[in-house]
Molecule: transfer RNA
Organism: Streptomyces bohaiensis
RNA sequence: GGGCGCAUAGCUCAGCGGUAGAGCGCUUCCCUUACAAGGAAGAUGUCACAGGUUCGAUCCCUGUUGUGCCCA
Numbered sequence: 001g002g003g004c005g006c007a008u009a010g011c012u013c014a015g016c017g018g019u020a021g022a023g024c025g026c027u028u029c030c031c032u033u034a035c036a037a038g039g040a041a042g043a044u045g046u047c048a049c050a051g052g053u054u055c056g057a058u059c060c061c062u063g064u065u066g067u068g069c070c071c072a
Stems, first nucleotide, its partner, number of pairs: 001071007010024004018055001026042005048064005
């Protein structure tokens, strides 16, 4: 330098045009002498960034950044 992936909650990941979810974790309460386990309730996201297409974009297109792999 060229090619192919990935970037979504604190972590691991789903979702792939109609305003985002799970598990674990976190907070409060119940239970317990207490802790763990269990039960109930709750909070949390500029969907990497910037443009474009669209009535509407996490999703499609372009560029950028970061990161992984392959080729030279």